[in-house]
């Protein structure tokens, strides 16, 4: 100097934030939803997941 490993630490998982847990990445990364007659027409969902709040959309009551 390089290469591996394990710790911390930081960031990221298609749109808010808490908590808790999982991955994935080291800044030349992880990550940036899908379908389509490509008309921008169509569809799902505030999560990686669980659960709470907040936006929001649907349905029934009062």
């Nucleotide at each position: 100097u390089u290469c591996g490993u394990c710790u911390a630490c930081g960031g990221u998982g298609a749109u808010g934030g808490g908590g808790c847990u999982c991955a994935c990445c080291g800044a030349c990364a992880a990550c940036c939803g899908c379908c389509g007659c490509c008309a921008c027409g169509g569809c799902u969902g505030a999560u990686g997941g669980c659960u709470c709040c907040u936006a929001c959309g649907c349905a029934a009551c009062u």